The RNA shown here (FMN riboswitch aptamer (RFN element)) has 116 nucleotides and comes from Neomoorella thermoacetica. The RNAcentral record of the sequence draws on Rfam and Ribocentre. The same sequence occurs in records of 2 taxa. Model confidence (mean pLDDT): 83 of 100. Of the family's consensus pairs, 100% are formed in the model.
Formats: sequence, structure tokens, C1' cells
RNA sequence: AACGUCCUUCGGGGUUAGGUGUAAUUCCUUACCGGCGGUAAAGCCCGCGAGCCGUUAUGGCAGACCCGGUGAAAUUCCGGGGCCGACAGUAAAAGUCUGGAAGGGAGAAGGAGGUU
Repeated sequence: AACGUCCUUCGGGGUUAGGUGUAAUUCCUUACCGGCGGUAAAGCCCGCGAGCCGUUAUGGCAGACCCGGUGAAAUUCCGGGGCCGACAGUAAAAGUCUGGAAGGGAGAAGGAGGUU
């Protein structure tokens, strides 16, 4: 230095202010939030995880971006304008409430010792 083994810890954020109404944090206006790896720094590029379906296993389904500028390189930076958000529940339809979940997980950090 490389390879692989064991252990420990960490590992998701957000409904503001109003309106209508018998009733809505679910509708309307406004506001707020953005997991992990890659890459010129990403909710919207590529892939993964969570979620749903199914198999002995592999798997399948699963949301959203354009224009301009700088630059060797940016759908990631800067400027502008947009868009998206699992499943179940509810006296009114949910990214933000309640719940599965003190769960799980992509991964991240550290420690121990082994082989070449």
C1' cells in the first nucleotide's frame, strides 16, 4: 500500500400568515422543506434507498427543468422563470398532520485484528 473479516456509532427536513365553510395544517392565495453515491457544488442529469407488486433467486412499477452568463469542464455555480413529492388514515381531497417507524436503509465515520 492492497484485499477481505469482525465490532461500534451515526444515518430526513418542512404548514407561516390569511380566505371560504358545519367541518379543511388536506381546497384557494401565500409560506416552508429537499436522503445517499457519481459528476464543476444537483429535490428535477445517471444510479441507489425508502414505498407498492412479485419470484427459489434475478426483478418490475415508481415525480419533476428550461433559458441566459462565466468557464477547459456546470440541466449542479450565478441570474431569471418554472415544476415535483410513496402508502394507509381523516365529518373536506395531505411533500409538511396522524400512523407503520425508538422501524428500515442507500451510505458515512471510527476501532480491532488477519493475509499478501